The RNA shown here (c-di-GMP-I riboswitch aptamer) has 78 nucleotides and comes from an Alphaproteobacteria bacterium.
The prediction has a mean pLDDT of 89.
It matches the Rfam family "c-di-GMP-I riboswitch aptamer". Gene Ontology term of the family: cyclic-di-GMP binding.
Of the family's consensus pairs, 95% are formed in the model.
RNA sequence: CGUACGAAAAGGCAAACCGUCGGCGACGGCGGGACGCAAAACCACCGGUCUGGUAAUCCAGAUAGCGGGGUUACCGAA
Numbered sequence: 001c002g003u004a005c006g007a008a009a010a011g012g013c014a015a016a017c018c019g020u021c022g023g024c025g026a027c028g029g030c031g032g033g034a035c036g037c038a039a040a041a042c043c044a045c046c047g048g049u050c051u052g053g054u055a056a057u058c059c060a061g062a063u064a065g066c067g068g069g070g071u072u073a074c075c076g077a078a
Stems, first nucleotide, its partner, number of pairs: 005076002012037002017032006035065001041071003045068003048063006
């Protein structure tokens, strides 16, 4: 120094819920608020779940804090 790993330290993010705005909707933005998180940073590639359209196939969308995978990253004990 790198990888793995996750003690400590410095910090970081922010669930539910509430207010407000956008959206047909799932849901998202902003503010409050903390359930938690060592990638709870980013990516919709695969699976799952959810929404809209359809008789169905299928199409379009959402979810990265559902799982897998990919990319990047603070600190440095065992």